[in-house]
RNA sequence: GCAGUUGGCCGGGCGACCGCGGCUCCACCACGCGUGAGGCUGAGGAAGGUCCGGGCUCCAUAGGGCAGGGUGCUGGGUAACCCCCAGACCGGGUGACCGGUGGAAAGUGCAACAGAGAGAAGACCGCCGAGGGAGCUCGCUCGCUUGGAGGAGACCCUCGGCAAGGGUGAAACGGUGCGGUAAGAGCGCACCAGCGUCCCGGGUGACCGGGCGGCUCGGCAAACCCCAUCCGGAGCAAGACCAACAGGGGACAGGGAGUGGCCCGCUUCAACCGCCCCGGGUAGGUCGCUUGAGGCCGGCGGUAACGCCGGUCCUAGAUGGAUGGUCGCCCCUCCCUUUUCGGGAGGACAGAACCCGGCCUACAGGUCAACUGUGCGA
Numbered sequence: 001g002c003a004g005u006u007g008g009c010c011g012g013g014c015g016a017c018c019g020c021g022g023c024u025c026c027a028c029c030a031c032g033c034g035u036g037a038g039g040c041u042g043a044g045g046a047a048g049g050u051c052c053g054g055g056c057u058c059c060a061u062a063g064g065g066c067a068g069g070g071u072g073c074u075g076g077g078u079a080a081c082c083c084c085c086a087g088a089c090c091g092g093g094u095g096a097c098c099g100g101u102g103g104a105a106a107g108u109g110c111a112a113c114a115g116a117g118a119g120a121a122g123a124c125c126g127c128c129g130a131g132g133g134a135g136c137u138c139g140c141u142c143g144c145u146u147g148g149a150g151g152a153g154a155c156c157c158u159c160g161g162c163a164a165g166g167g168u169g170a171a172a173c174g175g176u177g178c179g180g181u182a183a184g185a186g187c188g189c190a191c192c193a194g195c196g197u198c199c200c201g202g203g204u205g206a207c208c209g210g211g212c213g214g215c216u217c218g219g220c221a222a223a224c225c226c227c228a229u230c231c232g233g234a235g236c237a238a239g240a241c242c243a244a245c246a247g248g249g250g251a252c253a254g255g256g257a258g259u260g261g262c263c264c265g266c267u268u269c270a271a272c273c274g275c276c277c278c279g280g281g282u283a284g285g286u287c288g289c290u291u292g293a294g295g296c297c298g299g300c301g302g303u304a305a306c307g308c309c310g311g312u313c314c315u316a317g318a319u320g321g322a323u324g325g326u327c328g329c330c331c332c333u334c335c336c337u338u339u340u341c342g343g344g345a346g347g348a349c350a351g352a353a354c355c356c357g358g359c360c361u362a363c364a365g366g367u368c369a370a371c372u373g374u375g376c377g378a
Base pairs, nucleotide, nucleotide: 001374002373003372004371005370006369007368008367009366010365012330013329014328015327016326017325018324020042021041022040023039024038026036027035028034044349048360049359051358052357053356054355055354056235057234058233059232068231069230070229071228072227073087074086075085076084077083088101089100090099091098092097102226103225107224108223109220110219124166125165126162127161128160129159130158131157132156133155136153137152138151140150141149142148174192175191176190177189178188179187193216195213196212198211199210200209201208202207239287240286241285242284248278249277250276252274255269256268257267258266259265294313295312296311297310298309299308300307301306331347332346333345334344335343336342
């Protein structure tokens, strides 16, 4: 220099004006939900998908079990996790690095097509042996005038042996070599792979190293299933408070009726009016609401995730739902005749809604660090 791997950071900047949400201050006032003038503040790394986990709230809940669901190598971190960190084994890559993960020896089941056979399987081609065969071949043997007899071979049929080789398949019941055999075969042996509920050693553990044993046991659990472990439900439209109007209940007074000559009083009625009280509760309003498992800096512990301590900072809270627009200078990209000058167009993905921790997805461009491979130069 080129080609890569992993992890992190930024996500246009400054200023002016107009408009909108929130908080706050001042002045005026006819006092009210008024008028006017100021100040401060106002989206993200994903605010997104709503896929996991928790806080918070209400409901339910003695304890245990069934059903259902989540998770799934080991150890650690955490409030918790389908998250993170460190490690183990397997696979891929020259490498940095990346991907995967309980149990198939509890049982049931599945494997299209092809293939003889798909799991204590199987014999299509093939290899080997025995028996038979009209005819065929032979530089073989005997005999020879000819004809012939024998032997061997190929081919065909029947019976049997084999699983080495071929062939099918994603996958065919260990691999290589030597011995062995009629041909073969873990049939025997050596090495390798694999298996074991065995032994020894190391490690907290996954697991690793060595030995021993028997000689070979396939795949799929995102098929049922088994094992271990975890899980009550609904969600801020949760939930709490105030409460106009209308309607409900009650008391009092008025009123009607009765008693009575009349008033008071007493009894009784209520379909009306007034006034007061009570409880529920709609519209509406207030709270929940943003200070929190919080950010930043430093120290200490830990390989790390993370934890502890100290200091410091406060940074949106709408609810028919604000966060927008214009202009100027600069930055970046593209274009116009790419020197310069100048002109024009444009600025990724996207946008809070109770709050956090993650994961996943989208993203123009820029930038930093560590590491790998390779070329060249000293």
The RNA shown here (Bacterial RNase P class A) has 378 nucleotides and comes from an Actinomycetota bacterium. The coordinates come from a structure-prediction model, not an experiment, and the mean pLDDT is 76. Rfam family: Bacterial RNase P class A. By type it is a ribozyme. The RNAcentral record of the sequence draws on ENA. Taxonomically the source falls in Actinomycetota (Bacteria, Bacillati).